Predicted 3D model of a 689-nucleotide part of an RNA (large-subunit ribosomal RNA, domain II) from a Chloroflexia bacterium. The coordinates come from a structure-prediction model, not an experiment, and the mean pLDDT is 86. Taxonomically the source falls in Chloroflexia (Bacteria, Bacillati, Chloroflexota).
Context: one part of a larger RNA
């Protein structure tokens, strides 16, 4: 890892509430006693407990009684039909460990300094080498000194390096040789030096050349045992079977927010009920409202315009005063704006009544026993917050998940489509599909794409393409090329060094003509020079402008490998709009058949109709197995128990039989009654592989 075995809602007391039994305005004994082999069986024991009356703190009174001076008022009592207590058994709580492992810790009494921390006491140890203070001697030196030099001398937390203590750096080592070492270096080695024996200091205490180090391989507070099975609003674990029903993740308050406690919403019981109450939809009909719009009349914003008080500016200034293309109150015209404006104002949803009996074997109400939930989730649609981001965030309403399986979406709780009682090699849909993978059209009539658009994307940005409006131009020749022409006053004028159509500025006329602008682009220093617009021909039929709309193009860069249709692969389609037909598709529906649950109906049955039967947390119900106890079968049983094992039986399951074989001495059916009663999970325990 795997088998096996062990492995968690118990007990007692006390309360409430059901069923159940006895008595019953009354109930029951405790402890203790009795005869007896003995008994939890019988028979004594009314001490005391409930109940029968309240009411006040209470004395106390009493169908009353307390405040209160009374008035009046709690709170009983009469009347209505209202009864309890005792036991047994189940539910639930309450106090004990109270389902069961599990703490970090704290408290009490010990036991440790044989590791290591510092301290006492008494020993022990430090090859060799080197350096050469002090003092001292002799010399020199000096007036004496001091000083110098030669010597001798042997200081030092002195220097070089073993033992010896240490640990600065690599490297091996990392289920090692080691639970900290090996190897090459390295630091101190006469000193705060190192060691050996003996001894002291103890847990909030020690000892600390200070690191929270150390105190027997783990010390922010040792270890042992003990209080104890502390606590653990937290975390996993919780063992057999069907069958009814079924949730919350919301509101308040909570040293409260991941826990509670009340309500809600769930389940059983009882009670209301003469189909009566109730509940939905639909139809009438009454009602409350201030949202969406809108609207500016109110509170505020806020734009333009008139009119303009007042202020600024300028003038004058003695004082009145003039004045202005400056700002600008109120008023008025006009166009907005608002959750916290509103002169208005829906839809829809909510209250109430009525219908009709549609629809509901469902719901409603009160009242008792049990709960669980108070961590939600996405998607629609209506708000805030955010950035009109967020698989975000707050709320309000629907759905779905949760607690929902099936069949779409390639996979894919929250989407679409539908609610799974069982069986069936039966049929019909829904969503969603119909070449192939792969069930069903290579189906039918119309368009439209060229872009593998479809099979990601925005602003924008384009003679892509089809359809539609409008509107110019045109066989009296349009548009498009090609051929000619495209002139003269003139080089306008003005400015400029120059300015000649063509740097600027001003005007933009007149001839001639079929036509040509005081010039559309180029172009020269400024002329020249190309070209345009305007005309003529050539040529012959449709140009060209504008806007809608359909479908498609560009915008379009990413890191293993195509990789933005599931795949193959698809172009009058297997893409797109439109229309029609047909089929496939699900645990949805019909069909046979079977079970259970509930109501109803009679011929009352093993009936017959009608409906119901996803489920998580939970509540109700009804039942298999285990092991024991009494009782029955005067049961099986060496003519072979229980156990194993194997087999195609039965049962809606838990499981129960039958037979073969194996075992080789027990054990089984039924009716009762108690459990240490059911194992896959707990980083469970113990064992064996």
């Nucleotide at each position: 890892a795997c088998c096996g075995g062990c492995g968690a809602g118990u007990g007692a007391c006390c309360g409430u509430u059901g069923c159940u039994a006895g008595c019953g305005a009354g109930g029951c004994u405790a402890a203790g006693g009795g005869g007896g082999c003995g008994a939890u069986a019988c028979c004594c024991g009314g001490a005391g407990c409930c109940g029968g009356a309240g009411g006040g703190a209470a004395a106390c009174c009493g169908a009353g009684u307390c405040c209160g001076a009374a008035a009046g008022g709690g709170c009983g009592c009469u009347u209505g039909u209202u009864a309890g207590u005792u036991g047994g058994u189940g539910g639930c709580g309450g106090u004990c460990g109270a389902c069961c492992c599990g703490a970090a810790a704290c408290c009490g009494g010990g036991u440790g300094a044989g590791c290591u921390a510092u301290c006492c006491a008494u020993g022990g140890c430090c090859a060799g080498g080197g350096u050469g203070a002090a003092g001292c001697g002799c010399g020199u030196g000096u007036a004496a000194g001091a000083g110098c030099g030669c010597g001798u001398g042997g200081a030092g937390g002195c220097c070089c390096g073993a033992a010896c203590c240490g640990a600065c750096g690599u490297c091996u080592g990392u289920u090692g040789c080691a639970a900290a070492a090996g190897g090459c270096g390295c630091g101190g080695a006469u000193g705060a030096g190192c060691u050996g024996u003996g001894g002291a200091u103890a847990g909030g205490g020690g000892u600390g050349a200070a690191a929270u180090g150390c105190c027997a391989a783990g010390c922010g507070a040792a270890c042992c045992c003990g209080g104890a099975g502390a606590u653990a609003g937290c975390u996993g674990g919780u063992u057999c079977u069907c069958c009814c029903c079924g949730a919350a993740a919301u509101c308040g308050c909570u040293u409260u927010a991941g826990g509670g406690c009340g309500a809600g919403c769930c389940u059983c019981g009882u009670g209301g009920a003469u189909a009566g109450c109730u509940c939905g939809a639909c139809a009438g009909u009454g009602g409350a409202g201030g949202u969406a719009g809108a609207g500016c009349a109110c509170u505020g914003g806020a734009u333009g315009g008139a009119c303009g008080a007042g202020g600024g500016g300028g003038c004058u200034u003695c004082c009145c005063g003039c004045u202005u293309a400056c700002c600008g109150a109120c008023u008025c015209c006009a166009a907005c704006c608002a959750a916290a404006c509103u002169c208005c104002g829906a839809a829809u949803g909510c209250c109430g009544c009525u219908g009709g009996c549609c629809g509901a074997u469902u719901g409603c109400c009160a009242u008792g026993g049990g709960a669980g939930u108070g961590a939600g989730a996405c998607g629609g649609c209506g708000u805030g917050a955010g950035c009109u981001a967020a698989g975000u965030u707050u709320c309000g309403u629907c759905g779905u998940c949760g607690a929902g399986a099936g069949g779409g979406a390639a996979a894919c709780a929250g989407c679409c489509c539908g609610g799974a009682c069982c069986g069936c090699c039966g049929g019909c849909u829904a969503a969603g599909g119909u070449c192939c993978c792969u069930a069903a059209g290579u189906c039918a009539g119309g368009u439209c794409u060229a872009a593998g658009u479809g099979g990601g994307c925005a602003a924008g940005g384009a003679u892509g393409u089809c359809g539609g409006u409008g509107u110019g131009c045109c066989c009296a020749g349009a548009c498009a090329a090609c051929c000619a022409g495209g002139a003269g006053g003139u080089u306008g004028g003005c400015u400029u060094a120059g300015a000649a159509g063509c740097a600027g500025c001003c005007a933009c006329c007149c001839u001639u003509g079929a036509a040509a602008g005081a010039g559309u682009g180029c172009g020269u220093a400024a002329u020249a020079g190309c070209u345009c617009a305007c005309u003529g021909g050539u040529c012959g039929a449709g140009u060209g402008c504008a806007c809608c709309g359909g479908c498609g193009c560009c915008g379009a860069c990413g890191a293993u490998g195509u990789a933005u249709c599931g795949g193959g692969g698809c172009u009058a389609a297997a893409g797109a709009c439109c229309u029609g037909c047909a089929c496939c598709g699900a645990a949805g529906c019909c069909g046979c058949g079977g079970a259970u649950g509930u109501g109803g109906a009679c011929u009352a049955g093993u009936u017959c109709c009608a409906u119901a039967u996803g489920g998580u947390a939970g509540g109700g119900g009804a039942g298999c197995g285990u092991c024991g106890u009494g009782g029955u079968c005067u049961g099986c049983u060496g003519u072979g128990a229980a156990g194993g094992u194997c087999g195609a039986g039965c049962g809606u399951g838990a499981g129960c039989a039958c037979g073969g074989c194996u075992g080789g001495a027990g054990u089984g059916g039924c009716c009762a009654c108690g459990a240490g009663u059911g194992a896959g999970a707990a980083u469970g325990c113990c064992g064996g592989u």